[in-house]
Context: one part of a larger RNA
RNA sequence: GGUUUGUUCAGGAACUAGGCACAUUAGCCCCGUAACUUCGGGAGAAGGGGUACCCCCAGCAAUGGGGGUCGCAGUGAAUAGUCUCAGGCGACUGUUUAACAAAAACACAGGUCUCUGCAAAGUCGAAAACGACGUAUAGGGGCUGACGCCUGCCCGGUGCCGGAAGGUUAAAGAGAGAGGUUAGCCGCAAGGCGAAGCUUUGAACUGAAGCCCCGGUGAACGGCGGCCGUAACUAUAACGGUCCUAAGGUAGCGAAAUUCCUUGUCGGGUAAGUUCCGACCUGCACGAAUGGCGUAACGAUCUGAGAACUGUCUUAACAAGCCGCCCG
Numbered sequence: 001g002g003u004u005u006g007u008u009c010a011g012g013a014a015c016u017a018g019g020c021a022c023a024u025u026a027g028c029c030c031c032g033u034a035a036c037u038u039c040g041g042g043a044g045a046a047g048g049g050g051u052a053c054c055c056c057c058a059g060c061a062a063u064g065g066g067g068g069u070c071g072c073a074g075u076g077a078a079u080a081g082u083c084u085c086a087g088g089c090g091a092c093u094g095u096u097u098a099a100c101a102a103a104a105a106c107a108c109a110g111g112u113c114u115c116u117g118c119a120a121a122g123u124c125g126a127a128a129a130c131g132a133c134g135u136a137u138a139g140g141g142g143c144u145g146a147c148g149c150c151u152g153c154c155c156g157g158u159g160c161c162g163g164a165a166g167g168u169u170a171a172a173g174a175g176a177g178a179g180g181u182u183a184g185c186c187g188c189a190a191g192g193c194g195a196a197g198c199u200u201u202g203a204a205c206u207g208a209a210g211c212c213c214c215g216g217u218g219a220a221c222g223g224c225g226g227c228c229g230u231a232a233c234u235a236u237a238a239c240g241g242u243c244c245u246a247a248g249g250u251a252g253c254g255a256a257a258u259u260c261c262u263u264g265u266c267g268g269g270u271a272a273g274u275u276c277c278g279a280c281c282u283g284c285a286c287g288a289a290u291g292g293c294g295u296a297a298c299g300a301u302c303u304g305a306g307a308a309c310u311g312u313c314u315u316a317a318c319a320a321g322c323c324g325c326c327c328g
Base pairs, nucleotide, nucleotide: 001323002322003321004320005319006318007317008316010314011313014312019309027051028050029049030048031047036041038146052069053068054067055066056065057064058063070074082307083306084305085304086303087302088301089299090298094106095105110144111143112142113141114140115139116138122130123129147294148293149292150291152224153223154222157221158220159217160216161215162214163213166212167211168210172206173205177201178200179199180198181197184193185192186191225243226242227241228240229239252286253283264280265279266278267277268276
C1' cells in the first nucleotide's frame, strides 16, 4: 500500500447518473391503525407500550393482579420486516433470452370474429395415427387480454362471403379450308392437273371455375381533409362560403413509454427542480379489441418525493485477519 471485517467526534445524502452499498427495523404479547376499495382487502398499514429474576394472591393450568431485586443493556448471544406519499406500465399467481436483458415482453381467465354436421374442420411424405373412443355448452384458427364505462364514421382499394344475366376463357368436342402422297388423265419430253384412302394442319361453333361484373362484410387488411371570411374594445369564432374525398377522428385522453420546436405556459413541491405531480390544448406525429379511458389488489418493474438511518460524503482515523515489502 492492497484486500476482508469491525468501531468512530460533529454533521446526516452535502456522495452519486441514481441512497449503489452500508446502516436502521426485526421474535412474541397488548393497544392502535388512514385514504381508497372489486367490501375480500389495504394491514404486520402507520404509530405506541411490554419482555429478566424473586415473593405473595387468584386459577386445574395457560396466565393475570400486587410487591420487591439487579444490570448500560432482560426476544441480554445467534437466527428474524425499514416505512410512507404520488405517478407510469402490466389486472393478478405464473413464463422467458441455460452462460451480459426477468421486463412494460410471453402466457393468462374473460371478450369477440371465423371455420367445422362427423369418414368434421385441422395436423400429416405414404399408410397408420392425432383431433377423439370427443360431436357445435364440442374441436381448429385469428385478434384482444381481469374488472368497470364503452367501442364512433368509411365497403372507394385489398381480402373474404354471396350472386348469376352479360363479357373474357383451358382441355375437350367440332371440323369450313389448306398442305403432302398418288390410281388416273393430259403432254414428244420436261412436266402439269389430280379422286378415294392415308397423313400434316386447321377457321367458325359448343365449352367450367376464375377474372371482369352486381351486392354484402370492419372485434376483415386498412383509412378517418384543405383554404377563406365573420360577433358593438381587442382576441376568438357558435356561423357562412368554397374545393376535394369512400369517409373526413365521435366519446375519452392529451408536452403523454407518443410533443420536434421544448427546460412550452401556469400552479405545486425545493433556498434553488431539463426530472416529478396537477392543469392548459398550439395532438410536428393520441384515439377506440393493431382496443380507448379508468381501476382496488399485486410487482426482485420504472419514475419522483419524504421520514428514519447511516463512513455514500465533509475527511478521514483506529483496530484485527490475509497479501505485498524488510530482516533472519
The prediction has a mean pLDDT of 88. The part of an RNA shown here (large-subunit ribosomal RNA, domain IV) has 328 nucleotides and comes from a Terriglobia bacterium. The source organism's lineage runs through Bacteria, Pseudomonadati, Acidobacteriota and Terriglobia. It matches the Rfam family "Bacterial large subunit ribosomal RNA".